Source information:
A computed fold for a 534-nucleotide part of an RNA from a metagenome, annotated as small-subunit ribosomal RNA, 5' domain.
[in-house]
Context: one part of a larger RNA
RNA sequence: GGACGAACGCUGGCGGCGUGGAUUAGGCAUGCAAGUCGAACGCGAAAGUUUUCCUUCGGGAGAGCGAGUAGAGUGGCGGACGGGUGAGUAACGCGUAGGUGAUCUACCUUUAAGUGGGGGAUAGCCCCGGGAAACCGGGAUUAAUACCGCAUGUGAUCUUUCGGGAUCAAAGACGGCCUCUGUUUACAAGCUGUCGCUUAGAGAUGAGCCUGCGUCCUAUUAGCUAGUUGGUGUGGUAAAAGCAUACCAAGGCGAUGAUAGGUAGGCGGCCUUAACGGGUGGUCGCCCACACUGGGAUUGAGAUACGGCCCAGACUCCUACGGGAGGCAGCAGUCGAGAAUAGUCUACAAUGGGGGAAACCCUGAUAGUGCGACGCCGCGUGAACGAAGACUCCUUUCGGGGUGUAAAGUUCUUUUCUAUGUGAGCAAUGCUUUUAAGGUUAAUAGCUUUAGAAGAGAGAUAUUAAUAUAGGAAUAAGCUCCGGCUAACUCCGUGCCAGCAGCCGCGGUAACACGGGGGGAGCAAGCGUUGUCC
Repeated sequence: GGACGAACGCUGGCGGCGUGGAUUAGGCAUGCAAGUCGAACGCGAAAGUUUUCCUUCGGGAGAGCGAGUAGAGUGGCGGACGGGUGAGUAACGCGUAGGUGAUCUACCUUUAAGUGGGGGAUAGCCCCGGGAAACCGGGAUUAAUACCGCAUGUGAUCUUUCGGGAUCAAAGACGGCCUCUGUUUACAAGCUGUCGCUUAGAGAUGAGCCUGCGUCCUAUUAGCUAGUUGGUGUGGUAAAAGCAUACCAAGGCGAUGAUAGGUAGGCGGCCUUAACGGGUGGUCGCCCACACUGGGAUUGAGAUACGGCCCAGACUCCUACGGGAGGCAGCAGUCGAGAAUAGUCUACAAUGGGGGAAACCCUGAUAGUGCGACGCCGCGUGAACGAAGACUCCUUUCGGGGUGUAAAGUUCUUUUCUAUGUGAGCAAUGCUUUUAAGGUUAAUAGCUUUAGAAGAGAGAUAUUAAUAUAGGAAUAAGCUCCGGCUAACUCCGUGCCAGCAGCCGCGGUAACACGGGGGGAGCAAGCGUUGUCC
C1' cells in the first nucleotide's frame, strides 16, 4: 500500500448492486417449510333452507335441496428433489485422467409384442370392549389400477446329454358413435379414440464400483499388520473384491516416512504480488459428510431416509402415576454464550419443482420488501458576482498580519427535498370459443397435430420506475492529523507533573511532540483505531 462475512470510537443526506450467527453441530415457546390425484376405489355428513304431518304451541317426526359437497379411509405418484450446516473425515473424501466384457436406473423418448379367464381378503362405516390420554383389542360387512393363483410365452434369465427343460407378466379409467354384433331405437358387453397396465430391446438422465497421479504439520511418533497378504471352496451383492465364512500358504506395508499423534470438509475460485510464490475456501457453483447422541433395519427405481420406523441414552413436556409425546445444522423468532451478525413481513404475479387429463392445489425453493454506512459504485449538501478587505476571534515588533470572497449583499439554478398529477415494463404460457389443413375412424362425431383469429381473467413488489407542474437555497459535514518518517505552526496553560507514543522519542519554566484556542494539512458520508492475511 492492498484486502476483510469484521468489531470498536466519533459522525451521518439519498440511491443502485451486493452482503449479514465466523462463537455453543448449545437448548428451543409459537406459526409456517410436502403434498396431490374423485379421469384408480368403496363410503359419506352438518349448518342452513323449503315442505308435509303431529302438537301439551315450547316443540317433535319424515321428505327435498344443501350434496355425492365437506370429510376420513384404501390405492397411485411424490415425501431420496428442493432447503440447512461443516461436527466428523488426511480418505479414492476431493481434484484430474481413465476403466466398468464387473453394474443398476422410477418418471421421459423410441422399437416390438401383449393386456385372456378367475379367486379370496381388508381398511373405512357399524357394533362390543379396554384406556386419563396416546391409542389398542374383538365381531360383522364392502370396493378397487390393492392382493393372489391359472392360461399365453414374442421375449428375458438359468440350465443342458444341444433334442430340449425350468422360471417369470398384466388393470383398468374416461370420452365419442351406431358401420358391424347384441338387446332393442337408444344403449353397451359392440365399434372407436385418449390416458394407462405388462414383458423385452435401445437411448437419455442419474447413480454404484475400480484404477494412475496430486492433496497440511510433527521423527521429541520407527516399526506396523491375523481377515492381516494371497489362494481354493461356499455364501453374498445390481455389480468386481477378505465383502463374509471354512480350509491352506505366510505373507503384506515402511526413511520415496508405514504406524501413531495434531489440525482440517475438498475444489472452481477469492486476496495479494511485476511475476514466482504466499494466504484463504464466507457469499455463488460442483462434490462429500451430517440431521439430539449411538446403533439397526424396512419400504422403494433410488435412502446419511433432516420435518419416516424400531431399540438404547441424555434432555424437555403431558399424566388420572398405569403410561405417553418431542427433536429448527428448513424460514422467521427466543434464551444462552459472545467484540459481533437482521422481520415471528408480502406473494405464488414471474422462474423452477411435486401431484393432476386439465382446471387447479401445494411450494419460508424462489420472487420481493424491511433492518444494518457491513462493502463497492454513483449523486448531493448550491452557482456567479461581491472590499486592498465589515464584525468576531487569534496574533503582533502595536505599524500591522491572519480568518477572507469567506460572510453580508445582488443575480440565478432546483439535482435532491416537499406536494399534486400522469404513468410503462415485468404477462409469456395456459384456458375458452372458432377457422383451415393433416392423422385416426364406419363416421362430417370424438380425440389429436400444426398454423391462424377472437375472448375472459390473472401483478406480491406498488402510493413502482419514469415523467410533468408548483414551491423554495430551501432538507443535508464530519473525522483524523500538523517534531522526523509524513502533507500541515503559532499563542496560552502545565512544569519528568498531568500526559503522549507505530518507531526514533517528547515533558525537569518560553514544549511546533502533553491539554486548550486560533490557523493549517489530508480524506470525506465517512474518518480513525484494533484484529488477521499478502